[in-house]
RNA sequence: GAGGCGGGUCGGACGGUCGCCCGGCAACGGGAGGAAAGUCCGAGCACCAAAGGGCAAGGCACUCGUUAAGAGCGAGGCUGCGGGUCGGAGACGGCCCGUGGACGGAAAGUGCCACAGAAAACAUACCGCCCGCAAGGGUAAGGGUGAAAUAGUGCGGUAAGAGCGCACUGUCCCCGACGGCGACGCCGGGGACCGGCAAACCCUGCCGGUGCAAGACGAAUAUGGGAACAGGACCGGCCCGGUCCGUUACGAUUCCCGGGUACGUCGCUCGAGACCGGCGGGCAACCGCCGGCCCAGAUAAAUGACCGUCACCGGCGCAAGCCGGUACAGAACUCGGCUUACAGGCCCGCCUCGAUU
RNA sequence: GGGCGAUUAGCUCAGAUGGUUAGAGUACUUGCUUGACAUGCAAGGAGUCACUGGUUCAAUUCCAGUAUCGCCCACCA
Repeated sequence: GAGGCGGGUCGGACGGUCGCCCGGCAACGGGAGGAAAGUCCGAGCACCAAAGGGCAAGGCACUCGUUAAGAGCGAGGCUGCGGGUCGGAGACGGCCCGUGGACGGAAAGUGCCACAGAAAACAUACCGCCCGCAAGGGUAAGGGUGAAAUAGUGCGGUAAGAGCGCACUGUCCCCGACGGCGACGCCGGGGACCGGCAAACCCUGCCGGUGCAAGACGAAUAUGGGAACAGGACCGGCCCGGUCCGUUACGAUUCCCGGGUACGUCGCUCGAGACCGGCGGGCAACCGCCGGCCCAGAUAAAUGACCGUCACCGGCGCAAGCCGGUACAGAACUCGGCUUACAGGCCCGCCUCGAUU
Repeated sequence: GGGCGAUUAGCUCAGAUGGUUAGAGUACUUGCUUGACAUGCAAGGAGUCACUGGUUCAAUUCCAGUAUCGCCCACCA
C1' cells in the first nucleotide's frame, strides 16, 4: 500500500423561496428512525374483582448481578469443538488461545432408536479363541455391523477369557472437611459401572387474562325478530370462592340474528425523559449527584417541492465539463431490549499478500 | 394499530410417534380403442415439502428466524 473478516459510529451538508401539521393572540418555536419495521420478549397504562385457591392449556429454565421488568445485558460456573504446549509407559490429565452452548431432570416412569448387525439395552453370539472324536459347552480378548455395542490403560490370572483380582484413569452417587453469596471447585473416605433422544410424552420449579379498535365522556341515528331463566352475568377454558344485578319474577338481564352510526373531546405525549457537559461508585452491565435542554402528536393521517453551492456514486467525454442518482426505510398510546433490512464514509482490532529497511 | 392462521406436483388437497422410495384426484405426455374426436383402458413424467439456520445418527415432520398469502376486531340502543 492492497484485499478480506469482525466490532463501533455517522446515515449527504449549508443557504434561499413556496407549501403542510402542531403549539402560540401575535412575533415566533418545533416537526420521523437507527431501525419508526417484524410484533419476538419485557414493562408502564387501561379494563376485567384490589387478581384469590385448585386443575387444564401454553410459556420459561446453570448461578449471581443489573433493572420498572425480561427469553435482554454484564460477570462467573460447567461444558462441546478447534489449535498450541507441558506431564505420563498408557488410559488420560494440567495450562493457554480462539470459538460455540434454547445449559433443570435420561440413576422417577412410559416411548422411540430406520437400515445394517448375534444383540439397540429385557437380553444376546456371526467370524474368531478355548475344551471336546463328535454332539455340545465355555468366552466376549480380537474381527465385523452401525450414529451409537454394557467403562479405558497396564499387570496378574486362565484351557481360552472376562472388573475375575489389583494399581492407575474416566464418569456418576453418598458422607465429611475446606473455599465461594451462589452455580460450582478442591481434598479425603466409601460405593457403583447404569448408551442416546426431554426443540418425544413426561417430572420438578416459576408465570392471571385482554389489549389504546384498552378505556372515559358528549352528540346523532336506529330501537325489530328469536332463544335462555329464578336464577343470570363477570373473573373471556373448567371447578371452588367472591362480587354485581334480580328473586314469585319477563329484566336498562344474557346470547344469536337483524338494524343504526362510523362524528367530536379526553386517553395523547414532561416521561422508569432523551441528549449534552462535569463529578463519583462498580471488573462490567449499570447506577447516583449537579448543571443545561423540552426534542412530532397527525386521525386517512403533516414532516414536502423547487433553486444555488459543495460532497459521494454511475454513465459519457482527450479535457473543461454535461446528464442521472443519494442505501434501508418512514411515527400512530409510550418506553426498555432482541431480530431483520441497509448505498457509502470514518474509526478500532485481527488475518493474508506485495514492496522497502 | 392489534390478535390469529396457512404455505406439500401446473391446480385442489392427504400424510406420519422423525426412519430406507412423500402420495391421491385433476391437469400433462405416450400407446391402445375410433374413419376421426370425446369417453374408456394401460403406462409414464412432474416436488429445493416457501426459504435460512438449529436440535438429532437422521427433519417435509420438532424449534427459531425470514418471506408471501389469508382471516378476525369499533361504537349505539
Predicted 3D model of RNase P RNA and transfer RNA as a complex of 434 nucleotides. Rfam match: Bacterial RNase P class A. Rfam classes the family as a ribozyme. The coordinates come from a structure-prediction model, not an experiment, and the mean pLDDT is 78.